[in-house]
RNA sequence: CUGCGCGGGAGAGAUCGUCGGGACGAGGGCGUCGAGUCCGAGCCACCGGCGGCGCCGACGGAGCAACGGUCCGGAACCUCUCAGGCACAAGGGACCGCGCAGG
Numbered sequence: 001c002u003g004c005g006c007g008g009g010a011g012a013g014a015u016c017g018u019c020g021g022g023a024c025g026a027g028g029g030c031g032u033c034g035a036g037u038c039c040g041a042g043c044c045a046c047c048g049g050c051g052g053c054g055c056c057g058a059c060g061g062a063g064c065a066a067c068g069g070u071c072c073g074g075a076a077c078c079u080c081u082c083a084g085g086c087a088c089a090a091g092g093g094a095c096c097g098c099g100c101a102g103g
Base pairs, nucleotide, nucleotide: 001102002101003100004099005098006097007096008095013053015052016051017050018049019048020047021046022044024042027039028038029037030036054086055085056084060082061080062079063078067073068072
């Protein structure tokens, strides 16, 4: 320096709209009025797709300083946000710790 294993590891709308699924469900129908079953206004801080505005930046990507002395090269946790991400959880996560292996 590289790889693997284990552990730690932030930030930003529980945003608005629409569509679909699911949970709940006023009321009504069917039934041998039994078991059950059908429709269903509404409704949810449940899941997903698409779109709007806002935002994050520590995977990836892009940009640059000193410097080299040059149509170029040249770093980041800096800058930009294309991709990605924005309740919890999960996942990801620069970087850090421990262990092992190799160069």